Source information
The prediction has a mean pLDDT of 85. The part of an RNA shown here (small-subunit ribosomal RNA, 5' domain) has 507 nucleotides and comes from an uncultured bacterium.
Context: one part of a larger RNA
RNA sequence: GACGAACGCUGGCGGCGCGCCUAACACAUGCAAGUCGAACGGAGCUGAGAGAAGCUUGCUUUUCUUAGCCUAGUGGCGAACGGGUGAGUAACGCGUGAGUAACCUGCCCUGGAGUGGGGGACAACAGUUGGAAACGACUGCUAAUACCGCAUAAGCCCACGGCCCGGCAUCGGGCUGCGGGAAAAGGAGCAAUCCGCUUUGAGAUGGCCUCGCGUCCGAUUAGCUAGUUGGUGAGGUGACGGCCCACCAAGGCGACGAUCGGUAGCCGGACUGAGAGGUUGAACGGCCACAUUGGGACUGAGACACGGCCCAGACUCCUACGGGAGGCAGCAGUGGGGAAUAUUGCACAAUGGGGGAAACCCUGAUGCAGCGACGCCGCGUGGAGGAAGAAGGUCUUCGGAUUGUAAACUCCUGUUGUUGAGGAAGAUAAUGACGGUACUCAACAAGGAAGUGACGGCUAACUACGUGCCAGCAGCCGCGGUAAAACGUAGGUCACAAGCGUUGUCC
Numbered sequence: 001g002a003c004g005a006a007c008g009c010u011g012g013c014g015g016c017g018c019g020c021c022u023a024a025c026a027c028a029u030g031c032a033a034g035u036c037g038a039a040c041g042g043a044g045c046u047g048a049g050a051g052a053a054g055c056u057u058g059c060u061u062u063u064c065u066u067a068g069c070c071u072a073g074u075g076g077c078g079a080a081c082g083g084g085u086g087a088g089u090a091a092c093g094c095g096u097g098a099g100u101a102a103c104c105u106g107c108c109c110u111g112g113a114g115u116g117g118g119g120g121a122c123a124a125c126a127g128u129u130g131g132a133a134a135c136g137a138c139u140g141c142u143a144a145u146a147c148c149g150c151a152u153a154a155g156c157c158c159a160c161g162g163c164c165c166g167g168c169a170u171c172g173g174g175c176u177g178c179g180g181g182a183a184a185a186g187g188a189g190c191a192a193u194c195c196g197c198u199u200u201g202a203g204a205u206g207g208c209c210u211c212g213c214g215u216c217c218g219a220u221u222a223g224c225u226a227g228u229u230g231g232u233g234a235g236g237u238g239a240c241g242g243c244c245c246a247c248c249a250a251g252g253c254g255a256c257g258a259u260c261g262g263u264a265g266c267c268g269g270a271c272u273g274a275g276a277g278g279u280u281g282a283a284c285g286g287c288c289a290c291a292u293u294g295g296g297a298c299u300g301a302g303a304c305a306c307g308g309c310c311c312a313g314a315c316u317c318c319u320a321c322g323g324g325a326g327g328c329a330g331c332a333g334u335g336g337g338g339a340a341u342a343u344u345g346c347a348c349a350a351u352g353g354g355g356g357a358a359a360c361c362c363u364g365a366u367g368c369a370g371c372g373a374c375g376c377c378g379c380g381u382g383g384a385g386g387a388a389g390a391a392g393g394u395c396u397u398c399g400g401a402u403u404g405u406a407a408a409c410u411c412c413u414g415u416u417g418u419u420g421a422g423g424a425a426g427a428u429a430a431u432g433a434c435g436g437u438a439c440u441c442a443a444c445a446a447g448g449a450a451g452u453g454a455c456g457g458c459u460a461a462c463u464a465c466g467u468g469c470c471a472g473c474a475g476c477c478g479c480g481g482u483a484a485a486a487c488g489u490a491g492g493u494c495a496c497a498a499g500c501g502u503u504g505u506c507c
Stems, first nucleotide, its partner, number of pairs: 001506003005503005012379006018372002020337001025335003029332003034077003039074002042071001044069012084290003093215007103207002108203001110201005116150001118148002125140006156181003160177007186195003216262003223253003228250006235243001265287004269280004292313005315326004343369001345368003351365001352363004382412004392403004416448001417444006426434001451496005456477003462491005472479002
């Protein structure tokens, strides 16, 4: 000098930030991912029209048509983003620079081509039925942008040829011939048209993989290795590869530190320092890993998936004892641990995200507010005059000195404060949580606002009394045993100031 700090004493205001560093301990409760009826069939509610029946002659019931609202289910997109944490990881995890002639990419942009004709189901629903519940089972009916064949189709895919060009070994690109293969879905609107769908090229974005270099401590860890190292073949993957498998060979790594043990998320950065360097990785941004512990796959463009599924373990809860339910390292909040770290707040107004044609809906992301001197910055606690140098205190050589222009007193001011009035920008026509906030104006009255540590030397600042190697102080040197500037108290002084000091850690 610095801090995500804590503790002691003290505490007026504002702005901007920051706030479980410990138990990746356990969690009550609420919320944190939905949306689309312009994909689909139906249920319900409301209204209108027409018909029929009953009659109380203007009502009730019922059938059909139609409009609107609403939605459990099927279906689509999203849920792989956003948010949290740092347990694990010494690793191509991260950083940096390359490679992919070994790769994928929903939505988006921009081109080419197409969208023909059929089929069978399953939910919902109805009925029956099991169970305490969670949740099922059977029978029957039904729609679709759900599912499945058929047609057509190229510069797409597969196989076999021919020609040309190129390269970096495997090879890459283009032209051409024959054969084989794979597609689709509709919706809204009076219509124009719009939104979709299928296939393909190119782009953008995102991602996987490979490599060079760099990346803590220990040799009181010296040898390590059997899918181990390489080959052939097959499998698998979006793709290369012992990634996996069969066979074959006997290799591979290591004092340039293998292996083992310990510790640790990495970086941009941050702190310090003249720099070199040292330390560090809170907040913000990028990457990685994890989601009660361990394992596994499914769906999907994308996960081996925090608020999805299955299995096993521990724990908690419900139970009719047969069986079930759960996962805050999301936002609040609770218990516990701890020296220690906040509200079960408001709003989608802005920015951004998901869905939707849109209206709009959702969004504890985010924007704000609350609490905390935790930090940085700014402001205030009054200004000018005022000597009888008042009183009081302290010291005293008893003359006085000092507190001290300090106070009183006089005259001002209104930063701040209180009360009242007005009142934003942030929003482009509308829409403002913040918020009647910031700010402005008026009135009022010096009124409500100073402490903490030190005073032997280092080190700025001294006297008196008490105590008497006691009580105590102390960062180091050291003070204290009867005049202690070092202990305690008082007066005075010095330093910083809404803070000051102590402790801890780093330079």
Rfam family: Bacterial small subunit ribosomal RNA. Rfam links the family to the GO terms structural constituent of ribosome and ribosome.